Predicted 3D model of a 71-nucleotide RNA (transfer RNA) from a bacterium. It matches the Rfam family "tRNA". The family's RNA type in Rfam is transfer RNA. Gene Ontology term of the family: triplet codon-amino acid adaptor activity. Its mean pLDDT, the model's own confidence on a scale to 100, is 81.

RNA sequence: UGCCGGGUGGUGCAAUGGUAGCACAGGGGCCUUUGAAGCCCUCAAUCUUGGUUCGAGUCCAAGCCCGGCAG
Numbered sequence: 001u002g003c004c005g006g007g008u009g010g011u012g013c014a015a016u017g018g019u020a021g022c023a024c025a026g027g028g029g030c031c032u033u034u035g036a037a038g039c040c041c042u043c044a045a046u047c048u049u050g051g052u053u054c055g056a057g058u059c060c061a062a063g064c065c066c067g068g069c070a071g
Base pairs, nucleotide, nucleotide: 001070002069003068004067005066006065007064010024011023012022013021018054026042027041028040029039030038047063048062049061050060051059
């Protein structure tokens, strides 16, 4: 440099173009003599900029970053 794949809460993953969810972690509460376990509530995210669309995490373009392959 070219090609391919990926980028979503703190972490690991979901999401037919139509309310961004799940688990763990964090915070609060219930329970318990205390703790653990269990239960309930809560916090928190779509890499950037444009385009298409009534509507984009998803489709398109150009970038940025990571990984792989080739040279």